Context: one part of a larger RNA
C1' cells in the first nucleotide's frame, strides 16, 4: 500500500421493509443431469451453465452410429505427359453414392498451340481432430458502480500528496478550504426516439367549407384549414420570485409552462477482476490423422425414459365458463408473396380470382361493452391422455410434423421448507406482429399496442456496492 473482520462512522441500490403478482404442489412444453443406447454429436456449470450456442434436428442441416463406396480426393492453385472430349439426356444394375453402355460431339487459330474437360504423376488439398492454460478478435461479469491514473512536487525506497477535510450531488457533480498546481480515461453533455408549438411541403394522407353522386362510404371535382406524414427550427437554463445556506455550490416552495430541476426511454460500459467463455462462427501458433481423424451415399440417432433440477405455458374457476350481438389499436410484413370478393366444406381447408413491388391493395385484434344460461359441483371448471375420421406442407410425416372434427374426459379445489420479479403508463391482465422457415415441436426470442393498479413509515436487520478510519499472526 492492499485484502479481510459476526470493528466503527457516513452513503447508495426493488437490498430489506410496505404492497401487487408469481415459482416451489398438478398436467404439459422446453433445457440440463442421470440412466439407457450401435449412436443417443459437441460445447456452456454459483451469481455470470440449464426456452443457453440453436432467428426453426422428418431427409438436408449433422459434426454421432451402422452399412456400402472413393483415394490428388466433395473444394483451391501450379507443373509435366497423354487424350478430345466433357456436361447433359436415355437404358441396365443398385438402397443410393456410383458403375457399364448408348447418344451428343465445342470455341479461337498464324495450324505451333490455346481455352475447356478428362486420365496419369508430383507438389498438395482436407480435418466441427487436441490444446481458449500458446493466441487474435468478440463476449459475459463486478457495473452505468464512481471510480482509475499521469506530469511537476515530497520520500534512499516501498510509497505519499493531489483523490484527504467541511458542505453538496445521481455522479472524483459542483463549491469552499488545503503542499499542492494542472491534466487524462471515466461522469455529464454532444447522438436517437417520445411529449408541445411554429414553419416548409400536400400525395398514396386529411375533409372544416362549396358542389356532384350513392343503398352506403372522402366515393368524385375543388380545398390543405384540421388530423397526419417528414424535413427544418423554437422550447427547459434553477432562467424568474420567496425562503434557506457561508454573500458559495446547492436545497425547499412558488409562478409561468406541453414539459421543472437528470422531462421519460434508448444507445453509450473507465483502469482492471474472474488463466471467466468461445480453436464447433471466422482467423491463428504448436501437436496429431493422411487408402483416414479426409470425403460421398442410404438408413438410423441428436426426439430413448424407473428418476432429479431449472425455465415456461395451461389451470384449479362466478372479478368465472358457454352462447348471441356489438365496438376500439399500434408496430411490422408482402411477388417462389400478402391475398380481397364470391362459391364450397361443421372445420382445418379447397376452388376461382380482383387489387397491390404498396401512407394507394392485402393481412384479424382480444380482453372491454350489451343480453342471456350455468348456481359452487371435480361441475356447462380444467383440459392431459387415448380411439376414430380428415386437412396442409413436402421426393417422403413409421421412427419423428403442425392443424381440424367426432368421441374420451386424467391430475388439479391455490400449493411445505424455501424462493423470484416489479416504484407508473410500471406491475398485472389482454391480444397483435416479425425473424428463422417448404412445413413445424413457438407455450421460446424480439417488438407492438389495449385495459391499467397497490405501496414505500423508514434504513435496525439480510444481500451487493462506494468513501473515510481502525485491528490483523493474511499475501
Nucleotide at each position: 500500500a492492499g485484502a479481510c473482520g459476526g470493528g466503527g462512522g457516513c452513503c447508495c441500490g426493488c437490498a430489506c421493509a410496505a404492497g401487487c403478482g408469481g415459482u416451489g404442489g398438478a398436467g404439459c412444453a422446453u433445457g440440463u443431469g442421470g440412466c439407457u443406447u450401435a449412436a443417443u454429436u459437441c460445447g456452456a456449470g454459483g451469481c455470470a451453465a440449464c426456452g443457453c450456442g440453436a432467428a426453426g434436428a422428418a431427409c438436408c442441416u449433422u459434426a454421432c452410429c451402422u452399412g456400402g463406396g472413393u483415394u490428388u480426393g466433395a473444394c483451391a492453385u501450379a507443373u509435366a505427359a497423354c487424350u478430345g472430349a466433357g456436361c447433359g439426356u436415355c437404358u441396365u444394375a443398385g438402397a443410393g453414392a456410383u458403375a457399364a453402355g448408348a447418344u451428343u460431339u465445342u470455341c479461337u487459330u498464324u495450324c505451333g498451340a490455346g481455352a475447356c474437360a478428362g486420365u496419369u504423376a508430383u507438389a498438395c488439398a482436407g480435418g466441427u481432430g487436441c490444446u481458449g492454460c500458446a493466441u487474435g478478435g468478440c463476449u459475459g461479469u463486478c457495473g452505468u458502480c464512481a471510480g482509475c491514473u499521469c506530469g511537476u512536487c515530497c520520500g534512499u525506497g516501498a510509497g505519499g500528496u493531489g483523490u484527504u477535510c467541511g458542505g453538496u450531488u445521481a455522479a472524483g457533480u459542483c463549491c469552499g478550504g488545503c503542499a499542492a498546481c494542472g491534466a487524462g480515461c471515466g461522469c455529464a453533455a454532444c447522438c436517437c426516439a417520445c411529449a408541445u408549438c411554429g414553419u416548409u411541403a400536400g400525395u398514396u394522407g386529411c375533409u372544416a367549407c362549396c358542389a356532384a353522386g350513392u343503398a352506403a362510404u372522402g366515393u368524385u371535382g375543388g380545398g390543405c384549414a384540421c388530423u397526419c406524414u417528414a424535413g427544418c427550427g423554437a422550447g427547459a437554463c434553477u432562467g424568474c420570485c420567496u425562503g434557506u445556506g457561508c454573500u458559495a455550490a446547492g436545497c425547499a416552495g412558488g409562478a409561468g409552462g406541453a414539459a421543472g430541476g437528470c422531462g421519460u426511454g434508448g444507445a453509450u460500459g473507465a483502469c482492471g477482476u474472474c488463466a471467466a467463455g468461445u480453436c464447433c462462427g471466422u482467423a491463428u501458433g504448436g501437436c496429431c490423422c493422411u487408402u483416414a481423424c479426409a470425403u460421398c451415399c442410404a438408413g438410423g440417432g441428436c426426439u430413448u425414459c424407473a428418476c432429479a433440477c431449472g425455465u415456461g405455458c395451461u389451470a384449479c374457476a362466478a372479478u368465472g365458463g358457454g352462447u348471441g350481438c356489438u365496438a376500439c389499436a399500434g408496430a411490422a410484413g408482402g411477388a417462389c408473396g400478402c391475398u380481397a370478393a364470391c362459391c364450397u366444406g361443421c372445420g382445418a381447408g379447397g376452388g376461382u380470382a380482383c387489387a397491390c413491388a404498396a401512407a394507394u391493395c392485402c393481412c384479424g385484434a382480444a380482453a372491454a361493452g350489451c343480453a342471456u344460461c350455468c348456481c359452487c359441483a371435480g361441475u356447462u371448471c380444467g383440459g392431459a391422455u387415448u380411439g376414430g375420421a380428415g386437412u396442409c406442407u413436402g421426393c417422403a410425416a413409421c421412427u419423428c410434423g403442425a392443424c381440424u372434427c367426432c368421441a374420451u374426459g386424467a391430475a388439479g379445489u391455490c400449493g411445505g421448507a424455501a424462493u423470484c420479479g416489479c416504484u407508473a403508463g410500471u406491475a398485472a391482465a389482454g391480444g397483435c406482429g416479425u425473424a428463422u422457415c417448404a412445413g413445424c415441436u413457438a407455450c421460446g426470442a424480439c417488438g407492438c399496442c389495449u385495459u391499467g393498479a397497490a405501496u414505500a413509515c423508514g434504513u435496525u436487520c439480510c444481500c451487493g456496492g462506494g468513501c473515510c478510519u481502525u485491528g490483523u499472526a493474511c499475501a
The part of an RNA shown here (small-subunit ribosomal RNA, 3' major domain) has 475 nucleotides and comes from a metagenome. The coordinates come from a structure-prediction model, not an experiment, and the mean pLDDT is 82. Rfam family: Bacterial small subunit ribosomal RNA. Gene Ontology terms of the family: structural constituent of ribosome and ribosome.